[in-house]
Context: one part of a larger RNA
């Protein structure tokens, strides 16, 4: 490149990343019971037994065996987490030349914009209250020459 300007938003497409989402499936660290090796402690009327005491019967003591606490792995169970992955579903963010309109920007052709309520393919429209960061006219009042 200068209104033949600029620009907003739904619709289409096409690609990223992301929330919801009946569920699905891995993990991880507790919790609450259940069962419970091994081995330590404790008990111990059964069995067994060279040192020790006793002459000796026996005794101390020691294994073993049964019992108990504890206790690893198992196993139920209702939760809590991390992630994976999930028909669909909500937006988002990008991409010269796709659709439909024309909401801003000039009084943008209804001045705009804030908030709130309501309608509307979609920019928006309406009503209420608010602000000037409104043009244009008249009037004031203050600056400067």
């Nucleotide at each position: 490149c200068a209104c033949c300007g600029c620009c907003c938003g739904u619709c289409a497409c096409a690609c990223c990343a992301u929330g919801g989402g009946a569920g699905u499936c891995u993990g991880c660290a507790a919790c609450a019971c259940c069962c419970g090796a091994a081995g330590u402690c404790g008990a111990u009327a059964g069995u067994c037994u060279a040192a020790c005491c006793g002459c000796a019967a026996g005794g101390a003591g020691g294994a073993c065996g049964u019992c108990g606490c504890c206790g690893a792995a198992g196993g139920u169970g209702g939760g809590g987490c991390c992630g994976a992955u999930g028909a669909u579903u909500g937006g988002g963010g990008u991409g010269a030349a796709g659709u439909c309109g024309u909401a801003a920007c000039a009084a943008g052709g209804u001045a705009g914009c804030c908030g709130u309520a309501u309608c509307g393919g979609a920019a928006g429209g309406u009503g209420c209250g608010g602000c000037u960061g409104g043009a244009u006219c008249a009037c004031c009042u203050c600056c400067u020459u």
Model confidence (mean pLDDT): 83 of 100. This is a predicted structure of a 145-nucleotide part of an RNA (small-subunit ribosomal RNA, 3' minor domain) from an uncultured bacterium. It matches the Rfam family "Bacterial small subunit ribosomal RNA". Its family is annotated with structural constituent of ribosome and ribosome in the Gene Ontology.